[in-house]
Molecule: c-di-GMP-I riboswitch aptamer
Organism: Pseudomonadota bacterium
């Protein structure tokens, strides 16, 4: 992306049918950028980002409790070689 199953909402209708739209499940097709040999994994410390909420002579700036493990330190596992 496509097919279908079911729920639930609108819209007709108030007898069916139908159409949209939202989240779900299944099944088939397709696609996943540069890197990484620790750039695995972890927010502990430093560092960056953003700025709802707060602060604020307030459209300025401030500020983490949010994020960033592919910025660096640790810590932890893992793969290689030696003893």
């Nucleotide at each position: 992306c496509a097919u279908u199953c079911g729920u639930g909402a609108g819209c007709g209708c108030c007898g069916a049918u139908g159409c949209u739209c939202c989240g779900g499940g299944a099944u088939g097709c397709g696609g996943g950028a540069c890197g990484c040999a620790a750039a695995g994994c972890c927010a502990c410390c430093g560092g960056u980002c953003u700025g709802a909420a707060g602060c604020g002579g307030a459209u300025a700036g401030c500020c983490a409790u949010g994020a960033c493990a592919g910025c660096g330190g640790g810590g932890u596992u893992g793969c290689c070689g030696g003893c």